[in-house]
RNA sequence: CAAAUGGUCGACUAGGGUUCCGGCCCGCGUACUGCGGGUGACUGGUCCGAGAGUCGACGGCCUUUUCCAAGGCUACACGGCGGGACAAAAGCCCGGGAGGA
Numbered sequence: 001c002a003a004a005u006g007g008u009c010g011a012c013u014a015g016g017g018u019u020c021c022g023g024c025c026c027g028c029g030u031a032c033u034g035c036g037g038g039u040g041a042c043u044g045g046u047c048c049g050a051g052a053g054u055c056g057a058c059g060g061c062c063u064u065u066u067c068c069a070a071g072g073c074u075a076c077a078c079g080g081c082g083g084g085a086c087a088a089a090a091g092c093c094c095g096g097g098a099g100g101a
Base pairs, nucleotide, nucleotide: 007058008057009056010055011054012053015048016047020045021044022042023039024038025037026036027035028034059074060073061072062071063070064069076096078099082094083093084092
């Protein structure tokens, strides 16, 4: 100076909308259980959910060791417009992108 690896999964949160539940409104009703429609500028539950958020389990590299195993490291990270999926939206995916420093 150059090349390669720089990863995967799970749980959670920021956040997100509205398929379902619930709430609220309107109508019907056999008015006890209900049925239909509307509403997410309805707090919520189910649900989606971070490269640049958290935690954990693996994996990877290095050192020691006859073996078992043990230890260390796993850095840094500003970011559109627009498009995509699921019911829909999003910090999800396109994307460590375009661009910038």
The prediction has a mean pLDDT of 85. Guanidine-I riboswitch aptamer from Marinobacter sp., 101 nucleotides, folded computationally. Taxonomically the source falls in Marinobacter (Bacteria, Pseudomonadati, Gammaproteobacteria, Marinobacteraceae). Rfam family: Guanidine-I riboswitch aptamer. From the family's description: This family represents a conserved RNA structure found upstream of the ykkC and yxkD genes in Bacillus subtilis and related genes in other bacteria. The function of this family is unclear although it has been suggested that it may function to switch on efflux pumps and detoxification systems in response to harmful environmental molecules.